[in-house]
Molecule: transfer RNA
Organism: Alphaproteobacteria bacterium
C1' cells in the first nucleotide's frame, strides 16, 4: 500500500443484510429475603445514548462517505 473482517454496559456476545415500540441476553455488580456466616436459590434495581464526524430520512446500532484502533490476507 491493497482486500477483509472486528469494535454495542466491567467482561463475553446478540440485533445491522430487509431502517421504525423503551437497545437486548448471559455472567458480574448493588440492595433486600434466606443462613450462625458464606456459598446457592429467590426477588429487586443500577449501569449504554451502539469506536468517532458527517451525511441521507419523518425516523439510524442499523444505509452512504470520511476517519481511529485492532486482527487476518496480499504486495
Nucleotide at each position: 500500500c491493497g482486500g477483509g473482517g472486528a469494535g454495542u454496559a466491567g467482561c463475553g456476545c446478540a440485533g445491522c443484510c430487509u431502517g421504525g415500540u423503551u437497545a437486548g441476553c448471559g455472567c458480574g455488580c448493588u440492595u433486600g429475603c434466606u443462613u450462625a456466616g458464606g456459598g446457592a436459590g429467590c426477588a429487586a434495581g443500577a449501569g449504554g445514548u451502539c469506536g468517532g464526524c458527517a451525511g441521507u430520512u419523518c425516523a439510524a446500532a442499523u444505509c452512504u462517505g470520511c476517519u481511529c484502533u485492532u486482527c487476518c490476507c496480499g504486495a